[in-house]
RNA sequence: GUUAAUAUUCGGCAAAGCAGGCGAAAGCCUGUGACGCAAAGCUAUAGGGACUUUCACAUGUCAGCCAGUUGCACUU
Numbered sequence: 001g002u003u004a005a006u007a008u009u010c011g012g013c014a015a016a017g018c019a020g021g022c023g024a025a026a027g028c029c030u031g032u033g034a035c036g037c038a039a040a041g042c043u044a045u046a047g048g049g050a051c052u053u054u055c056a057c058a059u060g061u062c063a064g065c066c067a068g069u070u071g072c073a074c075u076u
Stems, first nucleotide, its partner, number of pairs: 012037002017032006035064001041069003047066002049062003
């Protein structure tokens, strides 16, 4: 790597809050916690949308808003 048989899940992520820390803020990191999620994996100037504002009108933030893309399980 291929074929056959058996098994049919094992499990995964982690909201709000709280503690500590970073940031101007949105928000993020670690721990705790578990609201939920079959993609709550990944993608942020290079799809849309939203949020924040030191400043100018974001190459800052949000993917657990829509979207794109990849994967796992079951059945046929």
A computed fold for a 76-nucleotide RNA from Lachnospiraceae bacterium G11, annotated as c-di-GMP-I riboswitch aptamer.
Its Rfam family is "c-di-GMP-I riboswitch aptamer". Rfam describes the family as follows. GEMM was predicted in a large-scale screen for bacterial structured RNA regulatory elements.
NCBI's taxonomy places the organism under Bacteria, Bacillati, Bacillota, Lachnospirales, Lachnospiraceae.
The sequence is in RNAcentral, with records from ENA and Rfam.